This is a predicted structure of a 350-nucleotide part of an RNA (small-subunit ribosomal RNA, central domain) from an uncultured prokaryote.
Context: one part of a larger RNA
RNA sequence: UUGGGUUUAAAGGGUCCGUAGGCGGGCCAUUAAGUCAGGGGUGAAAGUCUGCGGCUCAACCGUAGAAUUGCCUUUGAUACUGGUGGUCUUGAGUUAUGGUGAAGUGACUGGGAUAUGUAGUGUAGCGGUGAAAUGCAUAGAUAUUACAUAGAACACCGAUUGCGAAGGCAGGUCACUAACCAUAUACUGACGCUGAUGGACGAAAGCGUGGGGAGCGAACAGGAUUAGAUACCCUGGUAGUCCACGCCGUAAACGAUGGAUACUAGCUGUCCCGGGACCUUGAGUCCUGGGCGGCCCAGCGAAAGUGAUAAGUAUCCCACCUGGGGAGUACGUUCGCAAGAAUGAAACUC
Numbered sequence: 001u002u003g004g005g006u007u008u009a010a011a012g013g014g015u016c017c018g019u020a021g022g023c024g025g026g027c028c029a030u031u032a033a034g035u036c037a038g039g040g041g042u043g044a045a046a047g048u049c050u051g052c053g054g055c056u057c058a059a060c061c062g063u064a065g066a067a068u069u070g071c072c073u074u075u076g077a078u079a080c081u082g083g084u085g086g087u088c089u090u091g092a093g094u095u096a097u098g099g100u101g102a103a104g105u106g107a108c109u110g111g112g113a114u115a116u117g118u119a120g121u122g123u124a125g126c127g128g129u130g131a132a133a134u135g136c137a138u139a140g141a142u143a144u145u146a147c148a149u150a151g152a153a154c155a156c157c158g159a160u161u162g163c164g165a166a167g168g169c170a171g172g173u174c175a176c177u178a179a180c181c182a183u184a185u186a187c188u189g190a191c192g193c194u195g196a197u198g199g200a201c202g203a204a205a206g207c208g209u210g211g212g213g214a215g216c217g218a219a220c221a222g223g224a225u226u227a228g229a230u231a232c233c234c235u236g237g238u239a240g241u242c243c244a245c246g247c248c249g250u251a252a253a254c255g256a257u258g259g260a261u262a263c264u265a266g267c268u269g270u271c272c273c274g275g276g277a278c279c280u281u282g283a284g285u286c287c288u289g290g291g292c293g294g295c296c297c298a299g300c301g302a303a304a305g306u307g308a309u310a311a312g313u314a315u316c317c318c319a320c321c322u323g324g325g326g327a328g329u330a331c332g333u334u335c336g337c338a339a340g341a342a343u344g345a346a347a348c349u350c
Base pairs, nucleotide, nucleotide: 004321005320006319007304008303012318014201015200016199017198021194022193023192025088026087027086028085029084030083031082033081034080035077036076037075038074039073040072041071042070048066049065050064051063052062053061054060091191092188093187094186095184096183097182098181099180100179103177104176105175106174107173108172109171110154114150115149116148117147118146119145120144121143125136126135162169163168206247207246208245209244210243211242215241216240220236221235222234223233258317259316260315261314262313263312266295267294268293269292270291271290272289274288275287276286277285278284299306300305323350324349325348332343333342334341335340
């Protein structure tokens, strides 16, 4: 390279937008670039293959033919692909009506708990553990009552629930923004799918500047445990956790399963109190759209399993894999304030 793969064996990019590119719906006409057929030219010789011949055979040599899969030119064919023109509505989008949700941003606001402060009541313990001790407390703690202050998180509802591209999103109200779904007689008329490079977003931790700091709590200190205990347990506790702005750009960023489209038995729950039909109006029956789940046929699979939300059957596009270690290391480059991130080998060894 051909080929084979990517849930768990190596392998799906964290997610989306989108440039180039690749691929792309029905019908009609035209063109003839790809494609196919015929003719012509060229494709040196040697070599190769085949036939025949010459050295006693063979190697070797001679001769004739084929091949030389290619390129150029010309005459045709027109199903498919491409180009051009026209047309269509089912793909895609627009519009209208109705609806949905913890989707996002900003502002305002609520109650409970916790902590602290002040004041009252009150007296000797509290706290903590397997058991203790460190710790707090007669300078009046713990407990309890009232008031005040502060920051963070939002019990119940709450659910294989919902929304979002992913990360993720949960007290309440308002404003702004976006999305999705159903129905439809309307409109555009292939405007589509994917997407290298690129751009945007991207948990937690971490970094910079300025705030904030109740609780929790890396580091750290002490008390225990233990042979030891740089831990697990306990008492404290700084950074951090929170806010604003700016970086970082990584995760078991997981469904360990890229996106799009079509097709392929069923049963059942639930959300949008989705839409529609039928009457016997009932917690009714049936049909149907979009999500989220469970079980399962065929099929697939090494098996576990998966099974219309496919890991089935096919097509298109992208990404990635090629024995283990060395190693996601070294070097170089790009990015970053740094931490580091991205790209990413080889020697050697089994």

Its Rfam family is "Bacterial small subunit ribosomal RNA". Gene Ontology terms of the family: ribosome and structural constituent of ribosome. The prediction has a mean pLDDT of 87. The full RNA is in RNAcentral, with records from ENA.